[in-house]
Context: one part of a larger RNA
RNA sequence: CCCUGGUUAAGGAACUCGGCAAAAUGACACCGUAACCUAGGGAUAAGGUGUGCCCCUGUUAUGUGAAGCAAUUUUCUUGCGGAGCAGAGGGGGGCCGCAGAGAAAUGGCGGUAGCGACUGUUUACUAAAAACAUAGGACUCUGCAAAGUCGCAAGACGAGGUAUAGGGUCUGACGCCUGCCCGGUGCCGGAAGGUUAAGGGGAUCUGUCAUCUUCGGAGAAGCAGUGAACCGAAGCCCCGGUAAACGGCGGCCGUAACUAUAACGGUCCUAAGGUAGCGAAAUUCCUUGUCGGGUAAGUUCCGACCUGCACGAAUGGCGUAACGACUUCCGCACUGUCUCAACCAGGGACUCA
Numbered sequence: 001c002c003c004u005g006g007u008u009a010a011g012g013a014a015c016u017c018g019g020c021a022a023a024a025u026g027a028c029a030c031c032g033u034a035a036c037c038u039a040g041g042g043a044u045a046a047g048g049u050g051u052g053c054c055c056c057u058g059u060u061a062u063g064u065g066a067a068g069c070a071a072u073u074u075u076c077u078u079g080c081g082g083a084g085c086a087g088a089g090g091g092g093g094g095c096c097g098c099a100g101a102g103a104a105a106u107g108g109c110g111g112u113a114g115c116g117a118c119u120g121u122u123u124a125c126u127a128a129a130a131a132c133a134u135a136g137g138a139c140u141c142u143g144c145a146a147a148g149u150c151g152c153a154a155g156a157c158g159a160g161g162u163a164u165a166g167g168g169u170c171u172g173a174c175g176c177c178u179g180c181c182c183g184g185u186g187c188c189g190g191a192a193g194g195u196u197a198a199g200g201g202g203a204u205c206u207g208u209c210a211u212c213u214u215c216g217g218a219g220a221a222g223c224a225g226u227g228a229a230c231c232g233a234a235g236c237c238c239c240g241g242u243a244a245a246c247g248g249c250g251g252c253c254g255u256a257a258c259u260a261u262a263a264c265g266g267u268c269c270u271a272a273g274g275u276a277g278c279g280a281a282a283u284u285c286c287u288u289g290u291c292g293g294g295u296a297a298g299u300u301c302c303g304a305c306c307u308g309c310a311c312g313a314a315u316g317g318c319g320u321a322a323c324g325a326c327u328u329c330c331g332c333a334c335u336g337u338c339u340c341a342a343c344c345a346g347g348g349a350c351u352c353a
Stems, first nucleotide, its partner, number of pairs: 001348008010339002014337001019334001027051005036041001038173001052095006062086003068080004096100001108332004113327002115324002120132002136171007148157003174319004179249003184246002186242005193237003199231002205225004211218002250268005277311001278308001289305005
């Protein structure tokens, strides 16, 4: 010097990113217990008091229940009986120590806000969470040889189930709610018209050559090649519906008898221009916004304001009791975290063997 323990004057978080670590609390009985609340909780809330040993009450209450006696449906059982044994709790008196749950084991508590309802699950070996799941909600598919999934198939799961069932997607207890837009994309429905494949269809043209010939050429049938019009499904175009489908939810100018602001008006654009609620927020750049609270002093925190760079309604919005090894801020208690270090014990390091 290091590690593991122990103690510490005065102060008591001044330490630090942060009370990390440590200390403190702790058992049982009794008293007592707030806001809030889904009336269950919160709650061991908080905060207090007691706890040893001896004697008396006391042959205590109470428990257990022998012998014996009696009845009887007579090896059973029932009633009476109370011996013996065990034995709290309360009350009174006394004794000892610094200390009586005398050691060990054995919750620190309270307030505020955020997120997630909760119990649960997760990155085996740096993340346990606000992430995942969840009950509940919604949309959608599926009529059974179901949809969906695995497999080339046979076949299997779904399910020996049958729409109060099964699959998929989103949301995520509960409470109050969930606004407007179908122009784009998707999905569903429609079938008049346009477009459109294979295929059908075969016009036209070409090659070949029987024949004819004015010898230049023309050219039937057949065999080949080419292949126009026309017919031709779904799809797409088109017409509707649908947002708890993917998604989206404006700008400029003016105006009130102080000023300021603009209920109001004008205008442009859009499919429609963000409703309720919330808001410097896990979202706010400017920003340590401004005001209030807490502190002697507060970029954090809490309550407001609204100028929302760039909240917003199941990609859910706003609340919410309970819960959380979650996150933020404050307080009480407590302490070597610190002011500021000291000593002790054990084990290393170091020296020698």

Predicted 3D model of a 353-nucleotide part of an RNA (large-subunit ribosomal RNA, domain IV) from Desulfonema ishimotonii. The coordinates come from a structure-prediction model, not an experiment, and the mean pLDDT is 87. The RNAcentral record of the full RNA draws on Rfam. Its Rfam family is "Bacterial large subunit ribosomal RNA". Lineage of the source: Bacteria > Pseudomonadati > Thermodesulfobacteriota > Desulfococcaceae > Desulfonema.